c-di-GMP-I riboswitch aptamer from a soil metagenome, 83 nucleotides, folded computationally. The prediction has a mean pLDDT of 89.
RNA sequence: AAAAGGCAAACCCGCCGAAAGGCGGGGGCGCAAAGCCACGGGCCUACCGCCGCGUCAGCGGCCACGGCAGCCGGGCCGCCGAA
Repeated sequence: AAAAGGCAAACCCGCCGAAAGGCGGGGGCGCAAAGCCACGGGCCUACCGCCGCGUCAGCGGCCACGGCAGCCGGGCCGCCGAA
């Protein structure tokens, strides 16, 4: 190379979460690391907190300590494999 095998986007259902998002089931857009790690950049969210407003019901702004590994880089580990 080939083949076997693997993972699983949107969407639907259930559960967790303030949310982003996650987990399980269905599903299958795609993926040769779509296996693992938030270290750098990026992106998403804003419960708490801070600031402001308020008719005291709340509302607005800021903030990662929360996330995304299927955004890019980096690190770690790894299956099959003919001539």